[in-house]
Context: one part of a larger RNA
Molecule: small-subunit ribosomal RNA, 5' domain
Organism: uncultured bacterium
RNA sequence: GGACGAACGCUGGCGGCGUGCUUAAUACAUGCAAGUCGAGCGGACCCAGCAGAUUGUCUCUGGUUUCCAGAGACAAACUGCGACGGUUAGCGGCGAACGGGUGAGUAACGCGUGGGUAAUCUGCCCCCAAGACCGGGAUAACAGUGCGAAAGCGCUGCUAAUACCGGAUAAACUCUUCUUGUCGCAUGAUAGGGAGAGCAAAGCUCCGGCGCUUGGGGAUGAGCCCGCGUUCCAUUAGCUAGUUGGUGAGGUAACGGCUCACCAAGGCGACGAUGGAUAGCCGGCCUGAGAGGGUGACCGGCCACACUGGGACUGAGACACGGCCCAGACUCCUACGGGAGGCAGCAGUAGGGAAUUUUCGGCAAUGGGGGAAACCCUGACCGAGCAACGCCGCAUGGGGGAAGAAGGCCUUCGGGUCGUAAACCUCUGUCUUUGGGGACGAUAAUGACGGUACCCAAGAAGAAAGCCCCGGCUAACUACGUGCCAGCAGCCGCGGUAAUACGUAGGGGGCGAGCGUUGUCC
Numbered sequence: 001g002g003a004c005g006a007a008c009g010c011u012g013g014c015g016g017c018g019u020g021c022u023u024a025a026u027a028c029a030u031g032c033a034a035g036u037c038g039a040g041c042g043g044a045c046c047c048a049g050c051a052g053a054u055u056g057u058c059u060c061u062g063g064u065u066u067c068c069a070g071a072g073a074c075a076a077a078c079u080g081c082g083a084c085g086g087u088u089a090g091c092g093g094c095g096a097a098c099g100g101g102u103g104a105g106u107a108a109c110g111c112g113u114g115g116g117u118a119a120u121c122u123g124c125c126c127c128c129a130a131g132a133c134c135g136g137g138a139u140a141a142c143a144g145u146g147c148g149a150a151a152g153c154g155c156u157g158c159u160a161a162u163a164c165c166g167g168a169u170a171a172a173c174u175c176u177u178c179u180u181g182u183c184g185c186a187u188g189a190u191a192g193g194g195a196g197a198g199c200a201a202a203g204c205u206c207c208g209g210c211g212c213u214u215g216g217g218g219a220u221g222a223g224c225c226c227g228c229g230u231u232c233c234a235u236u237a238g239c240u241a242g243u244u245g246g247u248g249a250g251g252u253a254a255c256g257g258c259u260c261a262c263c264a265a266g267g268c269g270a271c272g273a274u275g276g277a278u279a280g281c282c283g284g285c286c287u288g289a290g291a292g293g294g295u296g297a298c299c300g301g302c303c304a305c306a307c308u309g310g311g312a313c314u315g316a317g318a319c320a321c322g323g324c325c326c327a328g329a330c331u332c333c334u335a336c337g338g339g340a341g342g343c344a345g346c347a348g349u350a351g352g353g354a355a356u357u358u359u360c361g362g363c364a365a366u367g368g369g370g371g372a373a374a375c376c377c378u379g380a381c382c383g384a385g386c387a388a389c390g391c392c393g394c395a396u397g398g399g400g401g402a403a404g405a406a407g408g409c410c411u412u413c414g415g416g417u418c419g420u421a422a423a424c425c426u427c428u429g430u431c432u433u434u435g436g437g438g439a440c441g442a443u444a445a446u447g448a449c450g451g452u453a454c455c456c457a458a459g460a461a462g463a464a465a466g467c468c469c470c471g472g473c474u475a476a477c478u479a480c481g482u483g484c485c486a487g488c489a490g491c492c493g494c495g496g497u498a499a500u501a502c503g504u505a506g507g508g509g510g511c512g513a514g515c516g517u518u519g520u521c522c
Base pairs, nucleotide, nucleotide: 001522002521003520004519006518007517008516009515010514013394014393015392016391017390018389019387020386021352026350027349028348030347031346032345035094036093037092040091041090043088044087045086046085049081050080051079052078054076055075056074057073058072059071060070061069062068063067101305102304103303110230111229112228113227114226115225116224117223120222121221125218126217127216128215129214130213131212133167134166135165136164142157143156144155145154146153147152173198174197175196176195177194178193179192180191181190182189183188203210204209231277232276233275238268239267240266243265244264245263246262247261248260249259250258280302281301282300283299284295285294286293287292307328308327309326310325311324330341331340332339333338358384360383361382362381366380367378368377369376370375397427398426399425400424407418408417409416410415432459433458434457435456436455437454441449466511467510468509469508470507471492472491473490477506478505479504480503481502487494488493
């Protein structure tokens, strides 16, 4: 000198764009953050309407006209049916493995980079080929009943499906076996032929379609393996029993000591094993002429974690932040028998701290999930709010105005200086206020932002400058006060009676909505 997710002191006008718990991966009140599909299914409820009986009022007709009977209309509640529809607890499907957060752990194939997979999987999507035949038994909802304070649970009975199951048909699919060609770095891969065995399916519809099953290919995503690189300590020198290898088996989508039985005795290490400490890694960012050094906030990629530890289930995908089970700590409810919870999602609270924001608006845009669609959901996101925290831009006025007011300060008492500075005259209108118009973002509709940005008109210099420094380094000097005191200080050093170094004032210098200080890095 540069830089910062900064903090502190003094000061503070506006706008644009960014950024904002670096500490306690501490504990969390409250609300919201993952749903959707009735065009998969059976119910339940609501509604137009229809029918029935009852009651009341009115009209008409008849009769022994206070009244009774019949017909019609209207109204009310009730019962049954109920088109087109609407709502939806449950079964079922898809999603919930994405998106969002955090950096605890991890020195590791975790990450980066380059490869391999002839050792693999891949829902939804795209292309191609073939197919969907016949049956069956349940179960939630519902009804009845019981237990429990609650959370919730049991029993009996009924019912549906794109839920579940059996059979058929099957092959280019899988397995066994025989065989041919081609290819490869080995195990082997690939194309084909013969035989045997095995395995599929679901319907809905507004009639347009949307789905279902099997196989092949693609795309996307993922798993695994390898070369190289990846902090400090040797005041850590030896480490290792599934340890190292083999055979066989199990397991996995898949290779593998991944797991197990048996056999062998290996394997790693001064080219730093093992142990300890620290740490998420990278693209990047800061600095520097570069080499290098430092760093990993925001944004993007990967990884890991979700109160702590462990486990599996479901599924194409998890060992699963807002799923399940077990154990533990903590908090809450309880009728004491037993239950409920997990903000490192968005806000917000307490605590810690030098220190870090609103319990805001909207799905209008972009994107995501579901749906045929309308649409629903979306604290992702888009916006607004707070904070000079940062960067950038703008303003706090422009012109004229005295050999120079008053006042301050200094003085050699002549004067000098603040100083065209002010006053005063004139002009302008950034910003601001009022009024009017008013977007882009939205290809037809749809705008939270927002009557915002922006434009026009009018008013009015009005409301808008500070901070640090002035001994040398280092740009900027005098006076007074103080008297090794009070104090200053980055280094050298100032202060003990003439202090340009302390304090105040005048003047000056620097930067400027900031200026200084502190911390950290180069």